Predicted 3D model of a 72-nucleotide RNA (transfer RNA) from a Spirochaetota bacterium. It matches the Rfam family "tRNA". The organism belongs to Spirochaetota, within Bacteria. The prediction has a mean pLDDT of 81.
[in-house]
RNA sequence: UGGGGCGUCGGCAAGUGGCAAGCCAUCAGGUUUUGGUCCUGACAUUCGGAGGUUCGAAUCCUCCCGCCCCAG
Numbered sequence: 001u002g003g004g005g006c007g008u009c010g011g012c013a014a015g016u017g018g019c020a021a022g023c024c025a026u027c028a029g030g031u032u033u034u035g036g037u038c039c040u041g042a043c044a045u046u047c048g049g050a051g052g053u054u055c056g057a058a059u060c061c062u063c064c065c066g067c068c069c070c071a072g
């Protein structure tokens, strides 16, 4: 430098045009003498950034950034 893949909550991770699941962690409450277990609730106004397409974008297109692989 060229080609390919990936980037979503603190961590893992689903989602592939209409509203962002779930698990762990965390917080609040219940239970308990206390802790743990168990139960209930809360938890992504910016889905790596910017622009574009669309009535509508995490999702499609372009550029850029970061990581990984391949080629030179």
Stems, first nucleotide, its partner, number of pairs: 001071007010024003018055001026042005048064005